[in-house]
């Protein structure tokens, strides 16, 4: 110097001037004002209301293993498999000897195995027929261990070694696994589960336009669908069985609570308050832990707009570029994206 | 702000993981004195777009991109 690969930082600072949106104040004035992604809404939780209490079956979701978390589909560390020379990436990675479906063309056969060519015996009317065979050929994305020696007619786990493969024991390790260990089994029989399915776990739904309070105004209207029954009581009431509604799951049992509820057509208003920002907040230092994270002191207070602020200009500094603009808030993945540091890896040169 | 859906030919939409279809429409030729209607033929496709699972994807699973739809408050 060149290819690659990992991680991390910044998102301009100061100053004059013209303005916004917020809080303090009588006022002059002053303090404070957008991000790693505010995005996508893809997960997961706080909040609020739905009476949402419990169990059956459905429906959905997630999947190696150990732990961290408020909680995950998220990180962390670890086994296992794949890719690369290598740094280092990636993996929805439980079960295919519970079942059930599917493997198109090809091709002899796509899973209870079979036999087109061949190879070997046998018979004959001499190119066919019966039998064995699975080693070679040929189809296919996949053909029922693999190699090498005996074996045989020709062959084959038919036999034996040796590698693999399953089962058991032993060792390590919390596990997941691993093992150059020992023993048994001739092999117990393809893929596919981002296909039904089994197994284990974990889920009630809806959103802040959620919900609360004020205030203004209109026709508190019309219409379809469905349940208002029956018993005791002299009656008003009450009490019971029965209906009907109540979980966004056309299901059923119970509990509980109500007596009406659903749906469409029309009408009236589109102001104001609130939730609404101190929060699993944030800097710092120490202890624990590989670590993700956890605890313990100190310190800080850091947008809260509703037509919707956070900008424009000039001058400086060594230099600010790109993607892009809070709407209840956190906690991750994903997706867009500028500059410039740094560690390793290979591969040329050159001393 | 929130919450749902959709993308397949020029247009409407179908489509059980195994060769991408129909209707309308467009182009030829026939029929006609010409036109229509009718029959024959025929051409048009990144199945929005990137991966990933599978032997094999329009489809199954992610992500991204367009475009559509609903929502407040009184009685």
């Nucleotide at each position: 110097g060149g290819a690659g690969u990992c991680g991390g930082c910044c998102a301009g600072g100061c100053a004059a001037u013209c303005g916004c949106u917020g809080c303090a104040g009588c006022a002059a004035u002053g303090c404070a004002g957008a991000g790693g992604a505010a995005a996508g809404u893809c997960c997961g939780g706080g909040c609020u209301c739905c009476u949402u209490c419990g169990g059956a079956c459905a429906g959905g979701g997630c999947g190696c293993c150990a732990g961290g978390u408020a909680a995950c589909g998220c990180c962390u560390g670890g086994g296992g498999g794949g890719c690369g020379u290598g740094a280092g990436c990636c993996c929805a990675u439980g079960g295919a000897a519970a079942g059930u479906g599917c493997c198109a063309c090809a091709g002899a056969a796509a899973a209870u195995a079979u036999a087109c060519c061949g190879c070997c015996g046998g018979c004959c009317u001499c190119g066919g027929c019966c039998g064995g065979u699975a080693a070679g050929g040929g189809u296919g994305a996949a053909a029922a261990g693999g190699u090498g020696c005996g074996g045989u007619a020709a062959g084959a786990g038919c036999g034996c070694a040796c590698c693999g493969c399953g089962c058991g024991a032993c060792u390590g390790g919390u596990a997941a696994c691993a093992g150059c260990u020992c023993g048994c089994g001739g092999c117990a029989c393809g893929g596919u589960a981002a296909a039904c399915c089994c197994c284990g776990c974990c889920c009630g739904g809806a959103g802040c336009a959620a919900g609360a309070c004020c205030a203004a105004a209109u026709a508190g209207g019309g219409g379809a669908g469905u349940a208002a029954g029956g018993g005791c009581u002299u009656u008003u009431u009450g009490c019971c069985c029965a209906c009907c509604g109540u979980c966004g799951g056309u299901u059923c049992c119970g509990a509980a609570c109500g007596g009406g509820c659903u749906c469409c057509c029309g009408g009236g208003u589109a102001g104001g308050u609130u939730g609404c920002u101190a929060g699993a907040g944030g800097c710092a230092g120490c202890u624990g832990g590989u670590g993700a994270c956890a605890g313990c002191u100190g310190u800080c207070c850091c947008a809260g707009a509703u037509g919707a602020a956070u900008g424009g200009u000039u001058g400086u500094c060594a230099a600010u570029g790109a993607c892009a603009g809070a709407a209840c808030c956190c906690g991750g993945c994903u997706u867009a994206u500028u500059g410039c540091c740094g560690g390793c890896u290979c591969c040329g040169g050159u001393u | 702000g929130g919450g749902c859906g959709a993308u397949u030919a020029g247009c409407u939409c179908a489509g059980c993981g195994g060769u991408a279809g129909a209707g309308c429409g467009c182009u030829g030729c026939a029929c006609u004195c010409a036109c229509a209607u009718u029959g024959c033929a025929g051409a048009g496709g990144u199945c929005a777009c990137u991966g990933g699972u599978u032997c094999g994807a329009a489809a199954c699973c992610a992500g991204u991109a367009u475009c559509g739809c609903c929502c407040a408050c009184c009685a």

Predicted 3D model of RNase P RNA and transfer RNA as a complex of 426 nucleotides. It holds a member of the Rfam family "Bacterial RNase P class A". It is annotated as a ribozyme.